[in-house]
Formats: sequence, C1' cells, structure tokens
RNA sequence: AAUGAUAAAGGCAAACCCGGUGAAAACCGGGGGCGCAAAGCUAUGGGUCUAACACUGUUUUAAACGGUAAUGGCUGCCAGGCUGCCGAAA
Repeated sequence: AAUGAUAAAGGCAAACCCGGUGAAAACCGGGGGCGCAAAGCUAUGGGUCUAACACUGUUUUAAACGGUAAUGGCUGCCAGGCUGCCGAAA
C1' cells in the first nucleotide's frame, strides 16, 4: 500500500412505535435493532423521492382534481472527493 477473522476495544442504527418540525418528501429527539469495515463527512456526476411556490389543463370564477418542474430532500442506490479505529491469515 492493498485486503478484511465467527479476533479484541469501541462505533453507527433499517423496519416499527412515541413526541416534535414540515405542504410533502423527509428531518430532529427517545425507544428499537434489520443490517454496516467507512452505514464517518461531502448533493460534485448519475439515480431517486416530494411538489408548497410558479406555469398550466378541466371549470364561468373559486374550490377540487390533474400535468410540467427543485429554489426542497435521500450519501443505508451507484460512482467521485476528503478523513479515519483495529490487526489474524494470505
């Protein structure tokens, strides 16, 4: 440097439940534990979720329903960038 044990010390925490924030996606706190060797950080590329606002269709108007679309999210989807604990075998 690369790799990753049924190792040791520790770490994170899916679904679900409770409380809060939000239009929603989702996020935060508590419980929980499916998993994770970067499941640490970063929305840079791809992907994906949402649609308040905006534009727009139906409609006489409004309401309602629908369409387009991130200025909103997701790093526990795949890459890229930055950083990092431990030490068996090969």
Molecule: c-di-GMP-I-GGC riboswitch aptamer
Organism: Chloroflexota bacterium